[in-house]
RNA sequence: ACACAGUAUGGGCAAACUCGCCAAAAGGCGGGGGCGCAAAGCCGCGGGUCUAAAAGCCCAAAUACUGGGCUCAUGACUGCCAGGCCGCACCG
Numbered sequence: 001a002c003a004c005a006g007u008a009u010g011g012g013c014a015a016a017c018u019c020g021c022c023a024a025a026a027g028g029c030g031g032g033g034g035c036g037c038a039a040a041g042c043c044g045c046g047g048g049u050c051u052a053a054a055a056g057c058c059c060a061a062a063u064a065c066u067g068g069g070c071u072c073a074u075g076a077c078u079g080c081c082a083g084g085c086c087g088c089a090c091c092g
Stems, first nucleotide, its partner, number of pairs: 004092001006090002012037002017032006035079001041085003046081002048077003055071006
């Protein structure tokens, strides 16, 4: 110096829930909160999951710019798995 394993004093992040705002929704951002996290730091290109505004198809009554159903990501999650990049303290 590098790799791997362990720990968590200081310091860091922050689930559920909740308040406000944004969004069609999933969800996001900020305040409170703290279940957990040693990469729960960054990315989002693989799988997975969530949503379905628009679009397509179908149904209803005579039509439709109406109502309902199905499909679908171009929307989202990364604290589901894998991957890429970078990194702190102590100890072995």
c-di-GMP-I riboswitch aptamer from a Bacillota bacterium, 92 nucleotides, folded computationally. The sequence was found by an Rfam model in a public genome assembly. The model forms 100% of the base pairs in the Rfam consensus. The coordinates come from a structure-prediction model, not an experiment, and the mean pLDDT is 83.